[in-house]
RNA sequence: CAGCCGGACCGGAUGAUCGCCUCGGCCAUGCCGGGGAGGAAAGUCCGAACUCCGCAGAGCAGUGUGCCGGAUAACGUCCGGGACGACCGGUUCAAGCCGGUUGGACGGAAAGUACCACAGAGAACAUACCGCCGGGGCCGCGAGGCUCAGGUAAGGGUGAAAAGGUGCGGUAAGAGCGCACCGCCGGGCGAGUAAUCGCGCGGGCAGGGCAAACCCCACACGGAGCAAGACCAAAUAGGGAGGAAGUUCCGUCGCCGCUUUUGCGGAGGCGGAUGCGUGCCGGCUCGGUGCGCCAAACCUCCGGGUAGGUCGCUAGAGCCGGGCAGUAAUGCACGGCCCAGAGGAAUGAUCGUCCUGCAGCAUUCUUGUUGCAGACAGAAUUCGGCUUACAGGUCCGGCUGCCAC
RNA sequence: GCGGGAGUAGUUCAGCGGUAGAACGCCAGCUUCCCAAGCUGGAUGUCGCCGGUUCGAUCCCGGUCUCCCGCUCCA
Repeated sequence: CAGCCGGACCGGAUGAUCGCCUCGGCCAUGCCGGGGAGGAAAGUCCGAACUCCGCAGAGCAGUGUGCCGGAUAACGUCCGGGACGACCGGUUCAAGCCGGUUGGACGGAAAGUACCACAGAGAACAUACCGCCGGGGCCGCGAGGCUCAGGUAAGGGUGAAAAGGUGCGGUAAGAGCGCACCGCCGGGCGAGUAAUCGCGCGGGCAGGGCAAACCCCACACGGAGCAAGACCAAAUAGGGAGGAAGUUCCGUCGCCGCUUUUGCGGAGGCGGAUGCGUGCCGGCUCGGUGCGCCAAACCUCCGGGUAGGUCGCUAGAGCCGGGCAGUAAUGCACGGCCCAGAGGAAUGAUCGUCCUGCAGCAUUCUUGUUGCAGACAGAAUUCGGCUUACAGGUCCGGCUGCCAC
Repeated sequence: GCGGGAGUAGUUCAGCGGUAGAACGCCAGCUUCCCAAGCUGGAUGUCGCCGGUUCGAUCCCGGUCUCCCGCUCCA
C1' cells in the first nucleotide's frame, strides 16, 4: 500500500423560490414567527409502562426460561467469569497436554418411558460373520485340509454409534488380566461469592446416543390491548315513567221504593242531539273524530348507546456535555437543552454552488470538462432489547499478500 | 395500528423423525371411421426460503418472505 474479516460511527452539505402538516401571536378569510422521520420509524420476536376487565388463599393443568455471578423498571437482553466443541501452532512413542483465535438455546440420560431406519453376526438384557488360538476326530508321506465342542472383542468388516483410550508387559491366542499415563466413580483437603479448578487417597471401571422426544428438577407467568379506555353528546329507531273530563237535555228499556189505580221519586243500560266543556287530526272564521277500561296514536320527562367532538397524546426508565465509582454492562451527582404529534395520515418539488462515486473525452500525468448516480427505508400510545434491510464513506483492531528500508 | 392463521405435484388436499402420497388434470399406447367415455402404462416436487438440533428434518426449534382472516359497545 492492497485485499478480507470483526467492531464503532456518519449516512450528502448549503442557499433561493414555490408548496404541505402542526403550534403560537396579531390590526385575522390573511400576515409573521417556532417545530416537522430513522438507525433501523420495519418484522411484531421478547420485556415493560399505561388502561380496562377479572381476582379469598393454595394447588393442578398450560406456556416459557435454564452453567455461575453481576447490571436493569423488566427481559429470552447486556457485561464479566467458568466448562465444552472447532481451527491453528507447539509438545509427547501415543493417548493426551499447553498456548492463541473462535462458536453456541450450556440444568438433569445414575427417576421412569419411548426411539435408534438401512446395513451388520450383534444396537442396549450385548454380540462370534471373517479371522486368531489350543484340544478331540477324520484325511494326507508331508506341508496342510475338513469337521466337532470350546476359548477369544486384539485385527478385519457393517454402521452416525460396536460397551473406556494410549503404551508396555503378559498370554495358547487374547482380555483392566497386571502396570504407567489420560479419562471415569467415590470420598477428603485447599482456592474461589459461585459455576468450577487444583492436589493427595481409595476403586479396575460400573453408567452408548437422544430431553430444539415425553419427562424430572428449579424459577417465572391472570386476560386483553390506545380500534386499551375516560368525558361531552345530534337526528332516527328502540327502552322506561307520567299525562285527558265530562256534563246537560230528549227518547226508550227493564229494576227498586211509595200509592187502590193513574201517577210520582231514585239508581242504571242503550240510542240520539244542530247544546256546553275538553283532547287529537286536517285546515281558511270551519270540519272530522274521541272523552267506561286497555292498547294504539299524541304530548311531556328520564336513561343507555351511535354519528360527531374532547381527552388519553407526548417533558420522557428523555437528549447533550464533561466529572466520579466500577474490569465492564451500568450507576450517581452536576450543568445545559425542549426535539413531529394531526384526521387514513404532512415532512415535498424545482434551480444554483459544493462534496463523494462511476463512465466518456482531453491532458503538460494530475488535473480539467461533460453526463449519470447518492443506499435501505419511512413516525401513528410510549419506552428497553433482539432480528432483518442498507449505495458509499471515516476511525480502530486482527489476518494474508506485495514493495521499500 | 393491533391480534390470529396458512405455505407439500399444474389444482385441491393427506402425510408417527427413516425411499413423499391420493383424487382430478397432463403425456403415450389400445379401442373408434373420428371424437368423447373406457382400459393399460408413464412422467410430474429446491416439501416458500435461510440457518440450527439430530446419524438422519416435510415433521422439532429460530429467523425471514408471501398470502389469508378478524377488529366500537351489548348479546
Molecule: RNase P RNA; transfer RNA
Organism: Terriglobales bacterium